[in-house]
Annotation: This is a predicted complex of two RNAs, RNase P RNA and transfer RNA, with 501 nucleotides together. Its mean pLDDT, the model's own confidence on a scale to 100, is 77. Rfam match: Bacterial RNase P class A. From the family's description: Ribonuclease P (RNase P) is a ubiquitous endoribonuclease, found in archaea, bacteria and eukarya as well as chloroplasts and mitochondria. Rfam classes the family as a ribozyme.

RNA sequence: CAGGUCGACCGGGCGAUCGCGGUCUCACAAUUGUGAGGCUGAGGAAAGUCCGCACUCCAAAGAGCACGGCGCCGGGGAAACCCCGGGAAGGGGCAACCUUUCGGAACGGGCCACAGAAACAUACCGCCGGCGUGAGCCGGUAAGGGUGAAAUGGUGGUGUAAGAGACCACCGGCGCGCCUGGCAACAGGCGCGGCCCGGCUACCGCCGCCAGGAGCAAGGUCAAGCAGGGACAAUCUCUGCACGCAGAGAGGGGGCUGCUCGUCCCCCGAUCGAAAGAUCGAUGUUCCGGGUAGACUGCUCGAGAUACGCUGAAAAGCGUACCCCAGAUAAAUGAUCGCACAAGUGCAUGGCGGGGAAGAAGCCCCAGGGUGUAAACCCGCCCCCUGCACCGGACAGAAUGCGGCUUACAGGUCGGCCUGGGAA
RNA sequence: GGGCGCGUAGCUCAGCUGGUUAGAGCGCACGGUUCACAUCCGUGAGGUCGAGGGUUCGAGUCCCCCCGCGCCCACCA
Numbered sequence: 001c002a003g004g005u006c007g008a009c010c011g012g013g014c015g016a017u018c019g020c021g022g023u024c025u026c027a028c029a030a031u032u033g034u035g036a037g038g039c040u041g042a043g044g045a046a047a048g049u050c051c052g053c054a055c056u057c058c059a060a061a062g063a064g065c066a067c068g069g070c071g072c073c074g075g076g077g078a079a080a081c082c083c084c085g086g087g088a089a090g091g092g093g094c095a096a097c098c099u100u101u102c103g104g105a106a107c108g109g110g111c112c113a114c115a116g117a118a119a120c121a122u123a124c125c126g127c128c129g130g131c132g133u134g135a136g137c138c139g140g141u142a143a144g145g146g147u148g149a150a151a152u153g154g155u156g157g158u159g160u161a162a163g164a165g166a167c168c169a170c171c172g173g174c175g176c177g178c179c180u181g182g183c184a185a186c187a188g189g190c191g192c193g194g195c196c197c198g199g200c201u202a203c204c205g206c207c208g209c210c211a212g213g214a215g216c217a218a219g220g221u222c223a224a225g226c227a228g229g230g231a232c233a234a235u236c237u238c239u240g241c242a243c244g245c246a247g248a249g250a251g252g253g254g255g256c257u258g259c260u261c262g263u264c265c266c267c268c269g270a271u272c273g274a275a276a277g278a279u280c281g282a283u284g285u286u287c288c289g290g291g292u293a294g295a296c297u298g299c300u301c302g303a304g305a306u307a308c309g310c311u312g313a314a315a316a317g318c319g320u321a322c323c324c325c326a327g328a329u330a331a332a333u334g335a336u337c338g339c340a341c342a343a344g345u346g347c348a349u350g351g352c353g354g355g356g357a358a359g360a361a362g363c364c365c366c367a368g369g370g371u372g373u374a375a376a377c378c379c380g381c382c383c384c385c386u387g388c389a390c391c392g393g394a395c396a397g398a399a400u401g402c403g404g405c406u407u408a409c410a411g412g413u414c415g416g417c418c419u420g421g422g423a424a
Numbered sequence: 425g426g427g428c429g430c431g432u433a434g435c436u437c438a439g440c441u442g443g444u445u446a447g448a449g450c451g452c453a454c455g456g457u458u459c460a461c462a463u464c465c466g467u468g469a470g471g472u473c474g475a476g477g478g479u480u481c482g483a484g485u486c487c488c489c490c491c492g493c494g495c496c497c498a499c500c501a
Stems, first nucleotide, its partner, number of pairs: 001420010013339006020041009043395001047406002050404005055215004062261004068210004072086005087102001088100003092097001103206001108204002110200003124145002126141006153171006172196002174193008219297004228288006235250007251267005268281005290500003304323001306321006344390005350382006362371004425497007434450004443481001452468005474490001476488003
């Protein structure tokens, strides 16, 4: 210098004029409001709503099961399908590096299509032995063929009728034991065991851990306006006495998605009636219909921002100083003009390459030759340098707040590492 | 703002516990039947299962992430 890879950051600037939201002060009006001035006014993703939490209500925020989620180790964090570091496995690359929804397949069930003899207990061809005149039958055999994503570890030998971890040597894997390193996951080494008869848990189930539900349209206060109607639910016994109340028990209904338990609340009042019961009202749930589309609050000072220091390998934590930094509700945060700059497109008067008459100047030998692209000029290519013209900012817009993840994104800056080339 | 659901042929839908070439009805094209049309009969075309990535030997189906469409909600009596 070129290419690659990983990470961090920025993502439009300045000025003028006009305009919008919020808030404060002053003046006028004196409820609303109007005017002037000051301060302030989107993001790295405000997005998707994929996780987690704060906060609020539901029943005090209960237990077990179901349903659901997570799953290597250590650390961080309020928590997390989060982050950091490490391990293992996989992938491609020369390398830097990348990816992972990583418990367990010796608890069990299920699946492994087609092909193939056989997909978890199996002999199709072949090989060997026996019987049989023969076709063939019986038995042994996983060395060879063939199928498949996957076929019983590989090489060599011993052995055998033929073979085979049946046996032996070496290599590979698995399991157990010990040692070393590490907090651990795990890695390395040594020894033993022929243990070598598979895979799938992003299939069910199992093991361990976690988890109540709903969401700021939660919730609270007030105002305005209308028209109500239907369905369903509510029991019995005992005790006490001041006689119409209190208490207890059983049963029923309801609540927090399903079941069980626990717990809490309700099972009321009036009229008629001898009673059974009937009707009405209130309450609760639900359905249909009606009205309002208002104000305040929750609402923005917070797991807060910035700078510096310390601890740590990092995520992060601690300390000090300093700052206040949107709260809109059909939804403000904008428009126009000017200047400079990055980037893009085109061009030459720019750069590069080729040609280049008279063989110019110069140089050499020497009086005739040799050498000679610098320039004008011509042709071609290009935007690296110089300059001109045109164009002109990517993704995108807060809506209770916060921490993450994911997705979209023109262009720019900086740094670590790897590979290749060059110079000293 | 918040919470759910769906996407398969031109249209409406099936597709089971992942399995071999994804089906059905209507529609469309062609042929037959008819004097002709409709009906009817027969044949055929038409699908990257919304897009991408992953798990698996194998994905419409399982997992993740985008895209598009649709539905619901507030307060008062």